A computed fold for a 74-nucleotide RNA from Thyridium curvatum, annotated as transfer RNA. Rfam family: tRNA. Gene Ontology term of the family: triplet codon-amino acid adaptor activity. Rfam describes the family as follows. Transfer RNA (tRNA) molecules are approximately 80 nucleotides in length.

RNA sequence: GGUUGAGUAGCGUAGUGGUUCAACGCGUCGCUUUCACACAGCGAAGAUCGCAGGUUCGAAUCCUGCCUCAAUCA
Numbered sequence: 001g002g003u004u005g006a007g008u009a010g011c012g013u014a015g016u017g018g019u020u021c022a023a024c025g026c027g028u029c030g031c032u033u034u035c036a037c038a039c040a041g042c043g044a045a046g047a048u049c050g051c052a053g054g055u056u057c058g059a060a061u062c063c064u065g066c067c068u069c070a071a072u073c074a
Stems, first nucleotide, its partner, number of pairs: 001073007010026004018057001028044005050066005
């Protein structure tokens, strides 16, 4: 340098055009429980979906460019 794939809460993932809020697990915080911790139960906060444009009535999802990471070829 070419090709392919990926980028979504602190971490790991789901969601491949539509209904109101982007969902789940772990983690964090609060309450209950305990002498206390852990476990368990209930609740809360946390991502404008890598960045910028485009298409569309409507984009995390489709298209283009750029950035980062991985695999592979040279």

The sequence is in RNAcentral, with records from Rfam.